Predicted 3D model of a 369-nucleotide RNA (Bacterial RNase P class A) from a Pseudomonadota bacterium. Of the family's consensus pairs, 93% are formed in the model. Lineage of the source: Bacteria > Pseudomonadati > Pseudomonadota. Its Rfam family is "Bacterial RNase P class A". Rfam's curators write: Ribonuclease P (RNase P) is a ubiquitous endoribonuclease, found in archaea, bacteria and eukarya as well as chloroplasts and mitochondria. Its family is annotated with dimeric ribonuclease P complex, ribonuclease P activity and tRNA processing in the Gene Ontology. It is recorded under the gene name rnpB.

[in-house]
RNA sequence: GCCGCAGGCGGCUUCAUCGCUUCUGCCUUCGGGCAGGGGAGGAAAGUCCGGACAGCACAGGGCAUCCUGCUUCCUAACGGGAAGGGUUUGCGGGGGAAACCCCUCAAAUACAGAUAGUGCAGCAGAAAAUAUACCGCCUGCGCAUGCAGGUAAGGGUGAAAUGGCGGGGUAAGAGCCCACCGGGUCCCGGGCAACCGGGGCGCCUUGAAAACCUCAGGAGCUGCAAGACCAAAUAUACCGGCGUUUGAGGGCGGCCCGUCCGAUUGCCGGAGGGUAGGUUGCUAGAGGUCCGUCGUGAGGCGGAUCCCAGAUAAAUGAUGAAGGCCUCUUCGGAGCGCACAGAAUCCGGCUUACAAGCCUGCGGCCAUU
Numbered sequence: 001g002c003c004g005c006a007g008g009c010g011g012c013u014u015c016a017u018c019g020c021u022u023c024u025g026c027c028u029u030c031g032g033g034c035a036g037g038g039g040a041g042g043a044a045a046g047u048c049c050g051g052a053c054a055g056c057a058c059a060g061g062g063c064a065u066c067c068u069g070c071u072u073c074c075u076a077a078c079g080g081g082a083a084g085g086g087u088u089u090g091c092g093g094g095g096g097a098a099a100c101c102c103c104u105c106a107a108a109u110a111c112a113g114a115u116a117g118u119g120c121a122g123c124a125g126a127a128a129a130u131a132u133a134c135c136g137c138c139u140g141c142g143c144a145u146g147c148a149g150g151u152a153a154g155g156g157u158g159a160a161a162u163g164g165c166g167g168g169g170u171a172a173g174a175g176c177c178c179a180c181c182g183g184g185u186c187c188c189g190g191g192c193a194a195c196c197g198g199g200g201c202g203c204c205u206u207g208a209a210a211a212c213c214u215c216a217g218g219a220g221c222u223g224c225a226a227g228a229c230c231a232a233a234u235a236u237a238c239c240g241g242c243g244u245u246u247g248a249g250g251g252c253g254g255c256c257c258g259u260c261c262g263a264u265u266g267c268c269g270g271a272g273g274g275u276a277g278g279u280u281g282c283u284a285g286a287g288g289u290c291c292g293u294c295g296u297g298a299g300g301c302g303g304a305u306c307c308c309a310g311a312u313a314a315a316u317g318a319u320g321a322a323g324g325c326c327u328c329u330u331c332g333g334a335g336c337g338c339a340c341a342g343a344a345u346c347c348g349g350c351u352u353a354c355a356a357g358c359c360u361g362c363g364g365c366c367a368u369u
Base pairs, nucleotide, nucleotide: 001365002364003363004362005361006360007359008358009357012323013322014321015320016319017318018317020039021038022037023036024035025034026033027032041340045351046350048349049348050347051346052345053223054222055221056220065219066218067217068216069215070084071083072082073081074080085111086109087108088107089106090105092103093102094101095100112214113213117212118211120207121206134155135154136151137150138149139148140147141146163181164180166178167177168176184201185200186199187198188197189196190195227280228279229278230277236272238270239269240268241267242266249261250260251259252258287306288305289304290303291302292301293300294299324338325337326335327334328333
């Protein structure tokens, strides 16, 4: 320098004109007009987790179901985050005869319990869980192929074979015995804790709980289409009045006459619930920015300052000019090229998507000193 991966910042810019939506002020002939202000995101997405808010349910207890699962802390809360511990893996360094251990760094981690119980462990292998002797080794018998017994050191199978390594011991072997290592448990010490260090005991019983299960903790259900209020048309529970041949009411464009229709079921008025529709909930909030301070940190506290979408079939746009970048180019220019994507009650997270540019880290390649 180039390429790739991961994380972060930021997410084309400016001006003009014409619109859309909302708020405030003024005017109005009540239809609206004018002026000024605001008008998508870091993920508005997936709707995965947690809360606020709202309705319903709810004496207390239990069962079932679901979720979480190292510790402490942060937080309104969380399955989120911070710090730390353990385990596993890897680069490098060191110690040791070896097993193995220590240090630095990085990555991963559903990391409670496998002597509560039930079930499972394919293939291969002699044997896969209070089991097991295939080869080998040793002893005895036998001329011998072999037979009986001992043996888990060595070989072989397997994802996994009953701690490892060195020595003693032995017929050969074996925690059978010993040192060390590993793991377990008890005591002491350190740490809020997870856990760590030291000492004693003893070598015993594989793995898997992302099998059922056990233990501990937690969860009432539904979601702004929640919920509250106002309320047409039509039908009508109910109440009142009028009327049925002495005609309520309706049609014949308005009125009178006239005429036609007309009732046990009609007409008029009131009224409840409720549909369409409208209003509200609705956006000033666990709010943004800056500063100070406390804390390793996530964050806490204090101060100053700002107001920053609220639509409803759903506004947030279009056109023109200039600039930036990208692509193509006949080098003159051309482009209906400019990532992912778009609010719908709000907030905290997680996850996923994301062009060019800038910053940081890691890896690879090339060149140079």